[in-house]
RNA sequence: GGCCUAGUAGCUCAGUUGGAUAGAGCAUCAGACUUCGGAUCUGAGGGUCGGGGGUUCGAAUCCUCCCUGGGUCA
Numbered sequence: 001g002g003c004c005u006a007g008u009a010g011c012u013c014a015g016u017u018g019g020a021u022a023g024a025g026c027a028u029c030a031g032a033c034u035u036c037g038g039a040u041c042u043g044a045g046g047g048u049c050g051g052g053g054g055u056u057c058g059a060a061u062c063c064u065c066c067c068u069g070g071g072u073c074a
Stems, first nucleotide, its partner, number of pairs: 001073007010026004019057001028044005050066005
């Protein structure tokens, strides 16, 4: 340098034949329970979906450029 792949919540990930308010588990916080803690149950907060641009009525999803990690070829 070419090609492939991944980037979504603090962490691990789902969601991509384009469609309604973007989700789960763990973690955090609050409440219930408990003498207290843990466990359990309930609830809440937390995301401009890696960044810019484009296509479209509509983009996490399609196109393009760039950034970062991994793999492969030379």